Predicted 3D model of a 503-nucleotide part of an RNA (small-subunit ribosomal RNA, 5' domain) from Nocardioides aquaticus. Taxonomically the source falls in Nocardioides (Bacteria, Bacillati, Actinomycetota, Actinomycetes). RNAcentral holds the full RNA, with entries from SILVA.

Context: one part of a larger RNA
RNA sequence: GGACGAACGCUGGCGGCGUGCUUAACACAUGCAAGUCGAGCGGUAAGGCCCCUUCGGGGGUACACGAGCGGCGAACGGGUGAGUAACACGUGAGUAAUCUGCCCUCCACUUUGGGAUAAGCCUCGGAAACGGGGUCUAAUACCGGAUAUGAGCUUCCUACGCAUGUGGGUUGCUGGAAAGUUUUUCGGUGGGGGAUGUGCUCGCGGCCUAUCAGCUUGUUGGUGGGGUAAUGGCCUACCAAGGCUUCGACGGGUAGCCGGCCUGAGAGGGUGACCGGCCACACUGGGACUGAGACACGGCCCAGACUCCUACGGGAGGCAGCAGUGGGGAAUAUUGGACAAUGGGCGGAAGCCUGAUCCAGCAACGCCGCGUGAGGGAUGACGGCCUUCGGGUUGUAAACCUCUUUCACCUCCGACGAAGCGAAAGUGACGGUAGGGGGAGAAGAAGCACCGGCCAACUACGUGCCAGCAGCCGCGGUAAUACGUAGGGUGCGAGCGUUGUCC
Repeated sequence: GGACGAACGCUGGCGGCGUGCUUAACACAUGCAAGUCGAGCGGUAAGGCCCCUUCGGGGGUACACGAGCGGCGAACGGGUGAGUAACACGUGAGUAAUCUGCCCUCCACUUUGGGAUAAGCCUCGGAAACGGGGUCUAAUACCGGAUAUGAGCUUCCUACGCAUGUGGGUUGCUGGAAAGUUUUUCGGUGGGGGAUGUGCUCGCGGCCUAUCAGCUUGUUGGUGGGGUAAUGGCCUACCAAGGCUUCGACGGGUAGCCGGCCUGAGAGGGUGACCGGCCACACUGGGACUGAGACACGGCCCAGACUCCUACGGGAGGCAGCAGUGGGGAAUAUUGGACAAUGGGCGGAAGCCUGAUCCAGCAACGCCGCGUGAGGGAUGACGGCCUUCGGGUUGUAAACCUCUUUCACCUCCGACGAAGCGAAAGUGACGGUAGGGGGAGAAGAAGCACCGGCCAACUACGUGCCAGCAGCCGCGGUAAUACGUAGGGUGCGAGCGUUGUCC
């Protein structure tokens, strides 16, 4: 000198764009953050509409729809960085050792039957959470049969390959579909390919420590078996005795990694906030279930700590989602609006949901821009300060004259974002915002640090090694340009200084 997710002191007009718990992965009141589909199903709690009514209510419709069965989603999106020195990450390969819902494409099919069950009704237990029994019913829920060129396993032939093997043909065995509409649409099943995503393996790379020198028994390898989508000590039985290490094993400490960011001419050094990619975690520890995908933040089970309810028998909970509260701290925001746009889930669609997102609020926290007026104006006014008492300086500065009106203020008009959605009518949170026209009036808007040298800017008074200053050298003990105040000056300017950290 530059930089910052900064903090502190003094000061503070406006706008745009960003950023905002770095500390206690501390504990959390309250609200919201994941639903949707009636064009899968039985139905009708509530509302609308129609009819009847003894005014209590009853019936119908399916406009619609609570709860339930069923489907898809809930594994995305959002948060945090505790753990992790590791194939976690980056980069480059391999998978002839893998899977992949929804999506695209191609081929073929969509046949025939059955038994239940929730909801409902009746009833019982319980304070509650919730649970038991009986009975009735449906499906794109569940189960069986038929069919299959194709798929899986297997026999043989052939071509190829880096080995296990892969591709083509061939023999035998195994097992699948669901309706609604039928005009279309949306679907279902089997198989091939694609796309996307994912798993696994390997080469290389990136912290400190030897005041850690030896480490290891599923350890290292083999065979058989199990398990997985898949290779593999991943697991198991047996066999062998191996494997790693001064090119630093093992142990200890610290730490999410990267694209990047800061600095620097570069090499390098530091760093990993925001944004993007990957990973890990979800009160702590463990476990599996469902599913294409989880060992699952707002799912389940067990154990533990903590909090809450209880009729004492038993139950409920998990903000490292968005706000917000307490606590910790030098320190970090609103219990806001909207789904209008972008994106996501469901749906044929309308639409519903969406604290993702888009916006608004707070904060000079940062960067950038603008303003606080412009021109004229000497008797160099008054006042202040200094003085050699002549004057000098503040200073064209003010007053005064002539103008201008950015921003802010008042009034009127008023968007783009919607080339979207919707049959049409209509439909914008931001927002009466940005912007535009008009109005008034210099009107509402300047501070902070420094002035001994480094380092740009000097005098007076007060103080008297006191009070104090200080980054280093050093000032202060009676004329202090170094302390305090004033005048003046210098620097930067809605900021200026100080502290901390990095280069």